This is a predicted structure of a 385-nucleotide part of an RNA (large-subunit ribosomal RNA, domain III) from Pelagibaculum spongiae. Its Rfam family is "Bacterial large subunit ribosomal RNA". The coordinates come from a structure-prediction model, not an experiment, and the mean pLDDT is 87. The source organism's lineage runs through Bacteria, Pseudomonadati, Pseudomonadota, Oceanospirillales and Pelagibaculum.
Context: one part of a larger RNA
RNA sequence: GAGUAACGAUAAGGGGAGUGAGAUGCUCCCCCGCCGAAAGACCAAGGGUUCCUGUUCUAUGCUAAUCAGAGCAGGGUGAGUCGGCCCCUAAGGCAAGGCUGAAAAGCGUAGUCGAUGGGAAGCGGGUUAAUAUUCCCGCACUAGUGUUCACUGCGAUGGGGUGACGGAGUAGGUUAGGCUAGCACGGCGUUGGUUGUCCGUGUUUAAGGUUGUAGGCUGGGAAUUUAGGCAAAUCCGGAUUCCUAAGGCUGAGAACUGAUGACGAGUCUCCACGGAGAUGAAGUAGUUGAUACCAUGCUUCCAGGAAAAACCUCUAAGCUUCAGGUGAACAGUAACCGUACCCCAAACCGACACAGGUGGUCAGGUAGAGAAUACCAAGGCGCUU
Repeated sequence: GAGUAACGAUAAGGGGAGUGAGAUGCUCCCCCGCCGAAAGACCAAGGGUUCCUGUUCUAUGCUAAUCAGAGCAGGGUGAGUCGGCCCCUAAGGCAAGGCUGAAAAGCGUAGUCGAUGGGAAGCGGGUUAAUAUUCCCGCACUAGUGUUCACUGCGAUGGGGUGACGGAGUAGGUUAGGCUAGCACGGCGUUGGUUGUCCGUGUUUAAGGUUGUAGGCUGGGAAUUUAGGCAAAUCCGGAUUCCUAAGGCUGAGAACUGAUGACGAGUCUCCACGGAGAUGAAGUAGUUGAUACCAUGCUUCCAGGAAAAACCUCUAAGCUUCAGGUGAACAGUAACCGUACCCCAAACCGACACAGGUGGUCAGGUAGAGAAUACCAAGGCGCUU
C1' cells in the first nucleotide's frame, strides 16, 4: 500500500425463550422465505469412523462460536433367505506337456482363473442415542444330511433337450398410485358470512398358501423302423402306420386365506418435558390410471442378434439281497466375509467445508401432451460473516 480488496452463487430473514463469562450465527418455539424429476429418499463406486453420546474451545471453520464432518474419551455395524464367498462360463489372463528362440522370453493345447452375465430360498410389524428383509413378534420358504416306513432299475466327466438372448413397432388385460364419494372421529370461528351442499384428519395391511382367470405357445397319443447325434440309448432327430379333438406347457391379476392378528386418527394417565405406558373409531365403494407386470409375449425387418453350469431326460462302464432312485414322516444342519455413516456431496474425484465432475433406483397434488414450466406435499434447507 490499507483498515483497502476479499470473506466463494442476490434462497431472506425476523421475534421470543434457554444455555453461557460472552449469542446476528448454538438449542427450543412461532412467523417469513427457498428446493420439491430435488437442494427429497435408497443403492453401486469411492472414502473409512466422518455414525451416536459425553466433554473441551488452543489449532481447524475465510468472522464469533456455548456449535461442528474440529480435539479428547466412551459406545455403535448381529443374516440359511440381502450382497459376496460358492457352482458356471464371456472378453481377457495364466498355462502341464508342446512349438519357437543363443538366451531373456514369446506363442499355445488340455486345464485353470476371470462378472459387468446365468444359478435354491423372506415378507409385514415393532424396537435402539446409534443396526436391522440381520435383533424381537407373527406368518413363510429353500437346499443338503441322517433315521424310519413304503415302492423301485439305478448309474456320467458322455448324448439330447432346456437354459438362450437382436432392432423397430405394438393392440389388449391388469396392478401400483391418484382422485371423489361414503364411513369414523374432531371443530363451530374476535367475522361481511359459519350446524352447512361447511372445515380438518384418518380410511393402511406383506411374503407365503389354495385356486388357475385375461391372455400367449403347442395339436395329442400309440406302434414299427432308422446310413444321424464320435460308443450305447427306451432319449433327440429322420421315415411309416394307426387312433383321436381336445390334451399339455406357460401366465399377470383377482378371489379366499394369511388376519378374532398388526397398524391406526385420537383419548386417558404419568413425566426428569426428552418421553413412557394404557386404550383404540372408521378401515367401504366408484372412477381414473402408468414409463410397472403379463412380456425373454405378439407383429415385422435384415445387418440374423454370448457361453457354460444348474435343471429335465437317455443310456456306457459298473452295481443289481447291497449301493442307488422316488415318495412320506421325523430329527438335525446352513460356516466364513460385508452390513456404522456420506453417496449429484462440506465425507467421492478436483491442493480448499471449491458455483466444476460422478453410474443406477423411487417419481405425490393443481394446471399441462409432458420427467417442460409455475405453485405446493412428504421431506430437506435459508447456501459460516